[in-house]
RNA sequence: ACUGCCGGACGGGCAGUCGCUUCCCGAGAGGGAAGAGGAAAGUCCGGUCUCCACAGGGCGGCGUGCCGGCUAACGGCCGGGGUCCGGGUAACCAGGACACGGAAAGUGCCACAGAAAAAAAACCGCCCCGGAAACGGGGUAAGGGUGAAAAGGUGCGGUAAGAGCGCACCGCGCCGGAAGUAAUUCCGGCGGCAGGGCAAACCCCACGCGGAGCAAGACCAAAUAGGGGAGGAGGGGCGGCCCGCCCCGCCAGACUUCCGGGUAGGUCGCUGGAGCCGGAUAGUAAUAUCCGGCCAAGAGGAAUGACUGCCACCCGCAAGGGGACAGAAACCGGCUUAUAGUCCGGCAGUUCGC
Numbered sequence: 001a002c003u004g005c006c007g008g009a010c011g012g013g014c015a016g017u018c019g020c021u022u023c024c025c026g027a028g029a030g031g032g033a034a035g036a037g038g039a040a041a042g043u044c045c046g047g048u049c050u051c052c053a054c055a056g057g058g059c060g061g062c063g064u065g066c067c068g069g070c071u072a073a074c075g076g077c078c079g080g081g082g083u084c085c086g087g088g089u090a091a092c093c094a095g096g097a098c099a100c101g102g103a104a105a106g107u108g109c110c111a112c113a114g115a116a117a118a119a120a121a122a123c124c125g126c127c128c129c130g131g132a133a134a135c136g137g138g139g140u141a142a143g144g145g146u147g148a149a150a151a152g153g154u155g156c157g158g159u160a161a162g163a164g165c166g167c168a169c170c171g172c173g174c175c176g177g178a179a180g181u182a183a184u185u186c187c188g189g190c191g192g193c194a195g196g197g198c199a200a201a202c203c204c205c206a207c208g209c210g211g212a213g214c215a216a217g218a219c220c221a222a223a224u225a226g227g228g229g230a231g232g233a234g235g236g237g238c239g240g241c242c243c244g245c246c247c248c249g250c251c252a253g254a255c256u257u258c259c260g261g262g263u264a265g266g267u268c269g270c271u272g273g274a275g276c277c278g279g280a281u282a283g284u285a286a287u288a289u290c291c292g293g294c295c296a297a298g299a300g301g302a303a304u305g306a307c308u309g310c311c312a313c314c315c316g317c318a319a320g321g322g323g324a325c326a327g328a329a330a331c332c333g334g335c336u337u338a339u340a341g342u343c344c345g346g347c348a349g350u351u352c353g354c
Stems, first nucleotide, its partner, number of pairs: 001350010012311007020035006037325001041336002044334005049213004061209005066080005081100001082098004087093002101204002106202002108198003123144002125140006152170006171193001172191008217268004227259005234248006275294008313322003
C1' cells in the first nucleotide's frame, strides 16, 4: 500500500418546476408553513396510558438468577468478582467468552465402549499362597486399557505388591482472623478427605408476574328497522253498483308525539414528552441534578414523491452510467437483525521499501 473480517460514525448538499398530506390565512381565486429512520423493521423484553377483573390466605403456572450500582421498569446498561479461552517466559498484565443460585435436602439420568458410571468397580497387569503346569484362592486402584467423564494431584517414605497407610506441598471441608458494602480474596489452625458429572432433568431457595390492547377507550349523534311512554277506537290491500272477500288488530293495531339504546358519520384520545440540543456540577462509569436554548409528521388505510440544473462521491480514456437497508400509524426505554459507499479504530493475510 492493497485485500478480507470485526467494531464505530455519517447515511449526499443547494436551487428550481410540477404534484401529494395536514395545518394556518382568505368570501373565493389563491397564498403560506411543516412533512420518515438509525434502524420507522422483527414484535423479543420492560413500561406509560385505557378498559375489564380483583376480600384475605394457600396450591399450581411462567419468568429471572455471582455481587454492587443505575433506571419508571427490564431478561437492559455500568462497575466489580469468579471460571474458562487464547497471547506474552512468568508472578502478572491487557483482550475475549460465560443460563455464573443450590449436586453433603430428596428423587432421577449418565448413550456407545468398558470389569466397574457411584455405599461403589479386579478386564489386563502387579504381589502372596497352593499347584509340575493349566489353573484356583486371596491382596492391590501404583501401571495399562475403555470412555465425554474412573473414585483427590505431585513427590518422598512405606509395603509381599500396593494404598491418605504415614508425611510435605497443592486441592477440599470446618473453625478463626484480616481486607472489602458485597460477591470474593488473603493468612493461620484443625480434619486424611467426608463420597464423579448433569439442575438448558424433576426439584429446592430467593425475587418478580392479573388479563386484554389505541380496532384500548370516551363523547356527540342521521336515515331505516326494532324497544318503551303518552295520545289515538279501527287501519290497509284487491275486486265491485249497493257491497263482498282477504290480511293485521281489538290481550290493542295504523297514525301522531316524546324518550332511551345503538349503527353510519363526526369529535377526542394524538403527541410538549421518563422530550431534543448545548453547558456546568457529582460520579471510574451507567446515570443524576441544575442552567440556557428549542418544538421537530400526527394521518386515520394512510401524504412524505417525480423531474431538471449545479456541486460532492463511485465506475469509465470519453460519451455516459450509478446511489445500501428500509418506510412512521398511541407513545417511551432496551435488545436483536439488515445496511451500497465514505471515513476512523482493531485483527489477519499478501506485496513492496528500509
Predicted 3D model of a 354-nucleotide RNA (Bacterial RNase P class A) from a Bryobacteraceae bacterium. The prediction has a mean pLDDT of 76. Taxonomically the source falls in Bryobacteraceae (Bacteria, Pseudomonadati, Acidobacteriota, Terriglobia). Its Rfam family is "Bacterial RNase P class A". The family's RNA type in Rfam is ribozyme. Rfam links the family to the GO terms dimeric ribonuclease P complex, ribonuclease P activity and tRNA processing.